[in-house]
RNA sequence: ACAUCAUCAAGACCAACGGAGGGACAGGCCCUGUGAUGUUGGGGCAACCCCAUUUAUUGGACGGUGCCAAAUCCUGCAACUUGCAAGGCAAGCGGCGAAGAUGAGGA
Numbered sequence: 001a002c003a004u005c006a007u008c009a010a011g012a013c014c015a016a017c018g019g020a021g022g023g024a025c026a027g028g029c030c031c032u033g034u035g036a037u038g039u040u041g042g043g044g045c046a047a048c049c050c051c052a053u054u055u056a057u058u059g060g061a062c063g064g065u066g067c068c069a070a071a072u073c074c075u076g077c078a079a080c081u082u083g084c085a086a087g088g089c090a091a092g093c094g095g096c097g098a099a100g101a102u103g104a105g106g107a
Stems, first nucleotide, its partner, number of pairs: 002106001004104005013042005021031003025076004043068003047065003050060003053056001072099001077095001080092005
């Protein structure tokens, strides 16, 4: 690399460097010279491992990763509900999927 399991509507910034794109991909819609993405330093959050216990939708933050615009920003598959009508369209919908991200053990 790969597959498995779990989670993903909560949470979390300031500065320096730098100089144009970025938000995984597509369509939207947003962020961005009032300085983006990224790098560095400091700070923070608490998803998982970890620690404790009253064993939980609890507490902690020394350690390992991770994360700190917007619900994984929304949809991308399918089911269901409602409306129109005539086999489609629109709206809703905390998944029954896909894709992606993170962690854990495996290998």
Molecule: SAM riboswitch aptamer (S box leader)
Organism: uncultured Caulobacterales bacterium